[in-house]
RNA sequence: GCAAACCAUUGGAAACAAUGGGACGCAAAGCUAUGGGGUCUAAGGCUGCAUCCUCCCGCGGGGGGCUAGGCGGCGAUGACAGCCCGGCCGCCG
Numbered sequence: 001g002c003a004a005a006c007c008a009u010u011g012g013a014a015a016c017a018a019u020g021g022g023a024c025g026c027a028a029a030g031c032u033a034u035g036g037g038g039u040c041u042a043a044g045g046c047u048g049c050a051u052c053c054u055c056c057c058g059c060g061g062g063g064g065g066c067u068a069g070g071c072g073g074c075g076a077u078g079a080c081a082g083c084c085c086g087g088c089c090g091c092c093g
Stems, first nucleotide, its partner, number of pairs: 001026002006021006024082001030088003035085003038080003045074005052065005
């Protein structure tokens, strides 16, 4: 010098961020997420299932559809620099 958790307000779908309070820590806890890895979120999008609608039928079932709502999956264009490596910059002794 900075300021984690937590609290308040605001923004955001969320992750999270900003501001104020607050200090767990930090010798770069300064900047960089358009250098690489990693982590978080999943709105829009895609998709599965059931529902629903519709068609066929031998009434057992089978095919088709997605305007809307439900439960799940994928997924960054959204975040994290106080996860790691790198890059940039940096006052005094």
The RNA shown here (c-di-GMP-I riboswitch aptamer) has 93 nucleotides and comes from a mouse gut metagenome.
Of the family's consensus pairs, 100% are formed in the model.
The RNAcentral record of the sequence draws on MGnify.